About this RNA:
The RNA shown here (small-subunit ribosomal RNA) has 1387 nucleotides and comes from an uncultured bacterium.
RNA sequence: CCCUUAGAGUUUGAUCCUGGCUCAGGACGACCUCUGGCGGCGUGCCUAACACAUGCAAGUCGAACGAUGAAGGAAAGAUGAAUCUUUCGAGAGGAUUCUUUCCGGAUUAGUGGCGGACGGGUGAGUAACGCGUGAGCAACCUGCCUCGAACAGUGGGAUAGCCAAGGGAAACUUUGAUUAAUACCGCAUGAUACCGAAAGCUCGCAUGAAUUUUCGGUCAAAGAACUUCGGUUCGAGAUGGGCUCGCGUCUGAUUAGCUAGUUGGUGUGAUAAAAGCGCACCAAGGCUGCGAUCAGUAACCGGCUUGAGAGAGUGAACGGUCACACUGGGACUGAGACACGGUCCAGACUCCUACGGGAGGCAGCAGUGGGGAAUAUUGCACAAUGGAGGAAACUCUGAUGCAGCGACGCCGCGUGAGCGAAGAAGGAAUUCGUUUCGUAAAGCUCUGUCCUGGGGGAAGAUAAUGACGGUACCCCAGGAGGAAGCCCCGGCUAACUACGUGCCAGCAGCCGCGGUAAUACGUAGGGGGCGAGCGUUGUCCGGAAUUAUUGGGCGUAAAGGGUACGUAGGCGGUUUUUUAAGUCUGGUGUGAAAUCGGUGGGCUCAACCCACCCAAGCAUUGGAAACUGAAGAACUUGAAUCAUGGAGAGGAAAGUGGAAUUCCUAGUGUAGCGGUGAAAUGCGUAGAUAUUAGGAGGAAUACCGGUGGCGAAGGCGACCUUCUGGACAUGUAUUGACGCUGAGGUACGAAAGCGUGGGGAGCAAACAGGAUUAGAUACCCUGGUAGUCCACGCCGUAAACGAUGAGUGCUAGGUGUUGGGGGUCAAACCUCGGUGCCGCAGUUAACACAUUAAGCACUCCGCCUGGGGAGUACGGCCGCAAGGCUGAAACUCAAAGGAAUUGACGGGGACCCGCACAAGCGGUGGAGCAUGUGGUUUAAUUCGAAGCAACGCGAAGAACCUUACCAGGUCUUGACAUACGAUGCAUAGCCUAGAGAUAGGUGAAACCCUUCGGGGCAUCGAUACAGGUGGUGCAUGGUUGUCGUCAGCUCGUGUCGUGAGAUGUUUGGUUAAGUCCAGCAACGAGCGCAACCCUUAUUACUAGUUGCCAGCAUUCAGUUGGGGACUCUAGUGAGACUGCCGGUGACAAACCGGAGGAAGGUGGGGAUGACGUCAAAUCAUCAUGCCCCUUAUGACCUGGGCUACACACGUGCUACAAUGGAUGGUACAACGAGGAGCGAACUCGCAAGGGCAAGCGAAUCUCUUAAAGCCAUUCUCAGUUCGGAUUGUUCUCUGCAACUCGAGAGCAUGAAGCCGGAAUCGCUAGUAAUCGCGGAUCAGUACGCCGCGGUGAAUACGUUCCCGGGUCUUGUACUCACCGCCCGUCA
Repeated sequence: CCCUUAGAGUUUGAUCCUGGCUCAGGACGACCUCUGGCGGCGUGCCUAACACAUGCAAGUCGAACGAUGAAGGAAAGAUGAAUCUUUCGAGAGGAUUCUUUCCGGAUUAGUGGCGGACGGGUGAGUAACGCGUGAGCAACCUGCCUCGAACAGUGGGAUAGCCAAGGGAAACUUUGAUUAAUACCGCAUGAUACCGAAAGCUCGCAUGAAUUUUCGGUCAAAGAACUUCGGUUCGAGAUGGGCUCGCGUCUGAUUAGCUAGUUGGUGUGAUAAAAGCGCACCAAGGCUGCGAUCAGUAACCGGCUUGAGAGAGUGAACGGUCACACUGGGACUGAGACACGGUCCAGACUCCUACGGGAGGCAGCAGUGGGGAAUAUUGCACAAUGGAGGAAACUCUGAUGCAGCGACGCCGCGUGAGCGAAGAAGGAAUUCGUUUCGUAAAGCUCUGUCCUGGGGGAAGAUAAUGACGGUACCCCAGGAGGAAGCCCCGGCUAACUACGUGCCAGCAGCCGCGGUAAUACGUAGGGGGCGAGCGUUGUCCGGAAUUAUUGGGCGUAAAGGGUACGUAGGCGGUUUUUUAAGUCUGGUGUGAAAUCGGUGGGCUCAACCCACCCAAGCAUUGGAAACUGAAGAACUUGAAUCAUGGAGAGGAAAGUGGAAUUCCUAGUGUAGCGGUGAAAUGCGUAGAUAUUAGGAGGAAUACCGGUGGCGAAGGCGACCUUCUGGACAUGUAUUGACGCUGAGGUACGAAAGCGUGGGGAGCAAACAGGAUUAGAUACCCUGGUAGUCCACGCCGUAAACGAUGAGUGCUAGGUGUUGGGGGUCAAACCUCGGUGCCGCAGUUAACACAUUAAGCACUCCGCCUGGGGAGUACGGCCGCAAGGCUGAAACUCAAAGGAAUUGACGGGGACCCGCACAAGCGGUGGAGCAUGUGGUUUAAUUCGAAGCAACGCGAAGAACCUUACCAGGUCUUGACAUACGAUGCAUAGCCUAGAGAUAGGUGAAACCCUUCGGGGCAUCGAUACAGGUGGUGCAUGGUUGUCGUCAGCUCGUGUCGUGAGAUGUUUGGUUAAGUCCAGCAACGAGCGCAACCCUUAUUACUAGUUGCCAGCAUUCAGUUGGGGACUCUAGUGAGACUGCCGGUGACAAACCGGAGGAAGGUGGGGAUGACGUCAAAUCAUCAUGCCCCUUAUGACCUGGGCUACACACGUGCUACAAUGGAUGGUACAACGAGGAGCGAACUCGCAAGGGCAAGCGAAUCUCUUAAAGCCAUUCUCAGUUCGGAUUGUUCUCUGCAACUCGAGAGCAUGAAGCCGGAAUCGCUAGUAAUCGCGGAUCAGUACGCCGCGGUGAAUACGUUCCCGGGUCUUGUACUCACCGCCCGUCA
């Protein structure tokens, strides 16, 4: 100076914690899908170090050399064309060509020099001084280059080439002759070079180094050319290398021992150089738990990615180093190589071949094949930069500079801008009003980045030379024209609707969506994100404090070794002196460049590029001295020792007891014993069990005995003796840090088990038998062998637990107990060591721990890192074996887990209640019938209800209708509603056809209201629409059932808890009650309980008609007069409140008893149903979303069906008889109903009923005789004088209509049934039981339902048990809540 730390989803009904999984970020040499306008800068075989066609990638120097000697020039000779002359004989002419010589010097195969060791590629090998960093070489080399000093005299012999002759297909090669040099070799000269010897001096870091003097020995050269370039020797520099060392550098111990030139010495050799580098001899060393050896993996670094950092991952491009060049090995040349485009050998492969033999090496640039998800042009140029050679011109350069291809990456730009509402059309949604796409489009006005055409045109080059390139850039013109996609929209995570689909198709990173209303699938509209890209996949870091140095843990979540001793190691008391290794602070060297960061600058900006500055580390050198270390000296408090003392189931060995069990012997004695829930097996008349006496043997040690003692842990229990360990207390004693911990190691180590030998009473695995059971390889019983016991030796594990490693110090107390000491008459009290409980601070996720820590700190060791697989497999070690120790992976899941909370549940506990049981009474289940349901049947037997809480339920009443079902016949704006238009004989009645709906005809009459506008009503027409008892009660409202008339369910504030939650509401009493009282971190409140309401029981007052009648008249009769007393009616009151008394209780609440009272402790009954549960019931009461039908799933009609019938179940009625049946007589109610009604009296009929008809819209009249009862008679125990089913027949009533299919009456018929198996229901008082009466529905149809009154019981000891419920508590792996969860086997 710069930089500055983010979380979320998912375990649960909910909570806190632990813990894993997953996501959001960034990066990439990337791949893949879809899409794709331009430019700049980068970048591009990560796989097969797989194989390679073709071309190119290293040459150059003639100013080193011999040879060659092109072009060109000159001369000579030969040749002799065209043309000209000609006397035709020839001549002139000199083109062309050839030969020779001279000049000239191009070209180069070879000799020679320099360079091919650089540049370029790749990462196979390598875990190494390979690399990085820092040192050292007194143990070294260095061509070309620079500087300095000195020198170059004189000779010689060869050899390639060339020529000749051979061999071979070729590659190539042999022999002979001849030749040059800056090629090679002598002699000379020569040092401060090198070697040897001697003497001296200076210095250093041990060997040594530098230097002076003297002597001896050895060694050099090359020219070409005249500007210059070279050659030789010596010294120095620079550059480049070589060697050595410190430190750093992956994983595995299921790799623990490795090593023979190995380690060292002496000598010698080799090398540029030290050295076992090689060799000879000698010695026996060297490395290793601070990880040797072995195995696996890997080029290393600057850096790059990520991260707050510490770190983690990585090593493409660029740069440094190393290694390699088909594979393996070797050397040669050279300054430099053990050499990518050199050589030799071997191998594999490819090619040529005349089969004898040869040639080759792209991990150089392009390119090909192959591999692969995947990676480019057989391009241009040496113009620039750089390299090789050359004196130079120049030549060479796939280094390099450029171009091409690829969205592979980063950066920049564009795909237009402004105005524009009729908010167009269209799409989508819609509550149908509208909303949205949306100023978006169109339209109008503009602009020109990219683009197209034309023109100009660089820098890069300081003279010439430009591949890029007519490129960048500039100017003119043209025209919105050519340029937007991808992913996502349930939560995490920004963004929502419709349709389709219906656990299908599909999605998914995690949780999870989809089973008919899917914001999660697919499509569309809309929206969100990014944008020439977007998304998937893969890899790395992050988040992950999820390996924790920074920065975690181990009582119960994963995790303390079973215990101790002790080695290495780690850590270590007080005082003081010294030192300076650690530590702190300066200087110097290094830390290559590039990169990162900071500040500036250059390309229009940016990416990109340039300049300057900046860091840890390492090395070295000064300084400081507190702390740690090291050295010295001292101390006593840590530790140990000594002395005295007491406690103890501490250990080992030997001995001695008593009780008991069993067995043996003997006696007494007789039929059982034993055992169990009950039994049986077993034992016993051959004498058991029981009992008495004696004896044998083994094992264990009652009482004392105790959260008492001892021990390291395991563990230790009669008594005595011997030997022995440890702890504790006290002390004015001694030593003087001697300590703590402890990887490996060693020892001990319950029970079971193993080996050998003993012993064996009891007990008792295995085993046998008996029971139990569906089975019972168990639990129970009878037996019983190993074993249990002893000696010796193994094993080495346990819930070996305080699930809590050892040590030290510190941090409130209280109260027991144990062993000491002080103190006291005895106590109290004080103190040290141990062992318990309670408890503060503190800790903890909570539970809990709490001076015996799980608190606060330090030291050391062990161990953990999601669940399962698995403490398994393999390997190793140990063991006689059993087995132990060490100890994985594949695969699989999104959890597994801890503590606590609310509920629910328990064949857990405590308390309480209920016709819950018990005590009783009467039923059901058996019969017949009625009715409902299932099943079956059917054209249809419409639908719903399903344990309690469906089944005489919806249905308070199916012959038609109802009716929803079936068959047939019909209708299509419709049987019904609204809106529009037109009409106004609307609508009855009658006739015909038809099963009817309907169709055809006839036809009187001229609709009603009116504010005169119209409206009602009806008909016709057309379109919107109607209609649906079609589906979904698991889309809903409303209503209802049930737990349950059970006593509960909650809230506010406060308090407690991290929290879910708790408290209140718990506790002690009490109650029918969360009713009340008392107490209490709770105080209050709400919904429930109770009360208020109705009815009933008593009474007063008021009122007396249709009710009543005591007294007075009257009558057949409360009939009438009269009366209000009574009954009754119906209004208002009173009354009952534990109010009073006694007792109990806590001085309470309350309970028990009593008095009074019509009624007594909510007097009886009803209405009234908290928060909620059951996806309980109902879409068929009604309402309603969505889906479905629309000449039909709608509407109408006739007939049928809902009434079927082998059977099963529920609910009832009637019975089985004498407490009864039958007959006759006779008494007493209440609630109610009545006009399309109740219907008297009279009359007819055996009766049902009929006829006529009074009264009454009802305290008046009618239904309406109540029945059981009572009084008589009869029947006499039987399938009957019980019982009435069934059937025949004749009738009655309702109704259009009684066949399917009504009810009733008379006569006849006279079934089952003689009290009902297992099981099961109701009821606690005016109740059960029994008896009749009324009503709703209704034309008719009641054994059902809802009401009413009459007669009128029995029993309740009690709460053990069954069922249901309430409160508290406890356990829980349940929370869909025990009809739960879950294990094993099989499919």

Its mean pLDDT, the model's own confidence on a scale to 100, is 85.